[in-house]
RNA sequence: CACUUAUCAAGAAAGGCAGAGGGAAAUGGCCCUAUGACGCCUUAGCAACCUAAAAUAUUUUUUGAAUAUUAAAAGGUGCUAACUCCAUCCUGUAAUCCCGAUACAAUCGGGGCGGGACAGAUAAGAC
Numbered sequence: 001c002a003c004u005u006a007u008c009a010a011g012a013a014a015g016g017c018a019g020a021g022g023g024a025a026a027u028g029g030c031c032c033u034a035u036g037a038c039g040c041c042u043u044a045g046c047a048a049c050c051u052a053a054a055a056u057a058u059u060u061u062u063u064g065a066a067u068a069u070u071a072a073a074a075g076g077u078g079c080u081a082a083c084u085c086c087a088u089c090c091u092g093u094a095a096u097c098c099c100g101a102u103a104c105a106a107u108c109g110g111g112g113c114g115g116g117a118c119a120g121a122u123a124a125g126a127c
Stems, first nucleotide, its partner, number of pairs: 003125006013043005021032003026088004044080003049076002054070007084119001089116005097111005
């Protein structure tokens, strides 16, 4: 690098350094940014993926172990603009939403909305 599983609509700041772009593949938008973004360091905070100690329930070969839920937060990560900022691909959708076309029964196209996939990020595992 690639693989498996889970989550991704919530949440969370200051100071210092430095000086120009940045926002998680690409493209198109849209936003942030010399009132200093992005990045690095320090401190703080958020969260609950792993994890020390806790409670309850279930299973079991019943001094133990495993699973689930709740709570906590010392430690290991991560994170602290905007839904993963939005869209792209597939699909559903009501003359029971909107717009347009039409031969005016209805049908088609587009938009909106919903679901899924792909991709991405983070954690743990395995290799």
Molecule: SAM riboswitch aptamer (S box leader)
Organism: Bacteroidota bacterium